[in-house]
Context: one part of a larger RNA
RNA sequence: CUCUCUCUAAGGAACUCGGCAAAUUAACCCCGUAACUUCGGUAGAAGGGGUGCCUUAUUUCUAAAUAAGGUCGCAGAGAAAUGGCUUAAGCGACUGUUUAUCAAAAACACAGGUCUCCGCAAAGUCGAAAGACAAUAUAUGGGGGCUGACGCCUGCCCAGUGCCGGAAGGUUAAGGAAGUUGGUUAUUAUUAUUUAUAAUAAAAAGCUGAUAACCGAAGCCCCGGUGAACGGCGGUUGUAACAAUAACAAUCCUAAGGUAGCGAAAUUCAUUGUCAAGUAAGUUUUGACCUGCACGAAAGGCGUAACGAUUUAAGCACUGUCUCGGAGAGAGGCUCG
Numbered sequence: 001c002u003c004u005c006u007c008u009a010a011g012g013a014a015c016u017c018g019g020c021a022a023a024u025u026a027a028c029c030c031c032g033u034a035a036c037u038u039c040g041g042u043a044g045a046a047g048g049g050g051u052g053c054c055u056u057a058u059u060u061c062u063a064a065a066u067a068a069g070g071u072c073g074c075a076g077a078g079a080a081a082u083g084g085c086u087u088a089a090g091c092g093a094c095u096g097u098u099u100a101u102c103a104a105a106a107a108c109a110c111a112g113g114u115c116u117c118c119g120c121a122a123a124g125u126c127g128a129a130a131g132a133c134a135a136u137a138u139a140u141g142g143g144g145g146c147u148g149a150c151g152c153c154u155g156c157c158c159a160g161u162g163c164c165g166g167a168a169g170g171u172u173a174a175g176g177a178a179g180u181u182g183g184u185u186a187u188u189a190u191u192a193u194u195u196a197u198a199a200u201a202a203a204a205a206g207c208u209g210a211u212a213a214c215c216g217a218a219g220c221c222c223c224g225g226u227g228a229a230c231g232g233c234g235g236u237u238g239u240a241a242c243a244a245u246a247a248c249a250a251u252c253c254u255a256a257g258g259u260a261g262c263g264a265a266a267u268u269c270a271u272u273g274u275c276a277a278g279u280a281a282g283u284u285u286u287g288a289c290c291u292g293c294a295c296g297a298a299a300g301g302c303g304u305a306a307c308g309a310u311u312u313a314a315g316c317a318c319u320g321u322c323u324c325g326g327a328g329a330g331a332g333g334c335u336c337g
Base pairs, nucleotide, nucleotide: 001332002331003330004329005328006327007326008325010323011322014321019318027051028050029049030048031047036041038149052071053070054069055068056067057066058065059064072076084316085315086314087313088312089311090310091308092307096108097107112147113146114145115144116143117142118141124133125132126131150303151302152301153300155233156232157231160230161229162226163225164224165223166222169221170220171219175215176214179211180210181209182208183207184206187202188201189200190199191198192197193196234252235251236250237249238248261295262292273289274288275287276286277285
């Protein structure tokens, strides 16, 4: 010097990103216990007092409890083990789950809510298929999406996209098909000559190719519905008897122009916004304001008791975190052997 511990005058967070770490508290009995609240809680709230041993009395089956008195120590839960507490705010209701090996959370899940599909040989999923799960279940059931206890609520827009329903009209495939047309040639005609053949032209039936009026479903176009479907929810100008502001008016655009509630917020750039509280002093915190760059109603909005190894701010107690160091113990290191 390093590590693990013990103690430390005066101060007591001045340390630090931050009370990180350490200290405080602690067991049992008695008293006492607020706001708030879903009446269960909060709560061991908080805050106080007591605790050894001996004698006597009472209660008592014992154990023990209570009362009075005495007595020893610095100290009586005499060691060890064994909650620090309070206030305010954010988020998530809660217990739970998670990145085995840098993240335990505000993420996931959850009970509850709502939408949607499915009548059972179900929907959905796996599998070329057989078949299996769903389910030895049957809509108070099963699958999927979103939200996420509870309380108060959940506004406007169906123009676009999606989904559901409709069937009059338009468009429309394979396929069918009246007809038109090409090829093939039995046969006929002409020509040539070796008289039986060859060439040319026309051409029935059959077969075959092309084309085609017309018939022809769903879909799309079309009509309507639907937002706890995907999503969206304006601008400009003027106006009140100081000024300012604009209940009001005008105008343009739109499918409709953001309702309730909340708001410098886990969202606010400018920004350390402004005012107030807390401090001697507060970019953080709390309460308001509203000028919401760029909150907003199940990608839920706003509250909320309880809960949280959650995040933030403040206080009491406490302390070597610090002012600022010091002393000691053990282990290692170092020096010598």
About this RNA:
A computed fold for a 337-nucleotide part of an RNA from Saccharomyces cerevisiae, annotated as large-subunit ribosomal RNA, domain IV. The source organism's lineage runs through Eukaryota, Fungi, Ascomycota, Saccharomycotina and Saccharomyces. The coordinates come from a structure-prediction model, not an experiment, and the mean pLDDT is 86.